A computed fold for a 94-nucleotide RNA from a bacterium, annotated as Bacterial small signal recognition particle RNA. The coordinates come from a structure-prediction model, not an experiment, and the mean pLDDT is 77. It matches the Rfam family "Bacterial small signal recognition particle RNA". By type it is a non-coding RNA gene.

RNA sequence: UUUGGUGACCCACGCAAUUGGAUCUCGUGAACCGUGUCAGGUCCGAAAGGAAGCAGCACUAAUCGUUUGAAGAUGUGCGUGGGUCACUUUCCAA
Numbered sequence: 001u002u003u004g005g006u007g008a009c010c011c012a013c014g015c016a017a018u019u020g021g022a023u024c025u026c027g028u029g030a031a032c033c034g035u036g037u038c039a040g041g042u043c044c045g046a047a048a049g050g051a052a053g054c055a056g057c058a059c060u061a062a063u064c065g066u067u068u069g070a071a072g073a074u075g076u077g078c079g080u081g082g083g084u085c086a087c088u089u090u091c092c093a094a
Stems, first nucleotide, its partner, number of pairs: 004088013017074003026065002034059004042051003
């Protein structure tokens, strides 16, 4: 100088693991302080009508359970590539 091999470190990328919980599905869910409809009853009215509105029912809020798992993260593991260093091997020359 050249041909291979091995190891360590650094960086990047990819996959997995762990974590993380956006979003999504279904349900639950308000004596009164949510919405709608308001039986009964109450009030106003001479009447016709009107008003407020408890219970119930429906829809939901917070909440809780279930389904789905994004972004992100790393003293986890593996792979690929690049860089640095070390050891060893081959070729050539001095």